The RNA shown here (c-di-GMP-I-GGC riboswitch aptamer) has 86 nucleotides and comes from a Desulfobacterales bacterium.
[in-house]
RNA sequence: UUCGAUAAAGCCAAACCGGUCGCGAGGCCGGGACGGAAAGCUUCGGAUCUUCACUCUUAAUUGAAAAGACAGCCGGGCUGCCAUGG
Numbered sequence: 001u002u003c004g005a006u007a008a009a010g011c012c013a014a015a016c017c018g019g020u021c022g023c024g025a026g027g028c029c030g031g032g033a034c035g036g037a038a039a040g041c042u043u044c045g046g047a048u049c050u051u052c053a054c055u056c057u058u059a060a061u062u063g064a065a066a067a068g069a070c071a072g073c074c075g076g077g078c079u080g081c082c083a084u085g086g
Base pairs, nucleotide, nucleotide: 001085004082011036012035016031017030018029019028020027021026034072040078041077042076044075045074046073048069049068050067051066055064056063
C1' cells in the first nucleotide's frame, strides 16, 4: 500500500422483552441476535424524526425559525483488528 473469504484471534448487537431517564424523537443498563470488515469515533453536508418553553406567522392544532434525536439512512473527516497480494 491492494483486497475482504465459506479462513481466523477477537469485537459489535437489529427487532423484541425487563428496568431506568426524557414532553418527545430517543438515551443508558440487562436479556436477546437480525445483521455488520469499520455496526469504532465525529452532526461537517444532505435525508428522516421530535418539540416543553422562547420568537415570528396562520382562521388553525398551520408554517417558519430555533433547539434537539439519529453515526445500524446516504456522503465527508479521523482512527483501527485479523487475514491476503505486492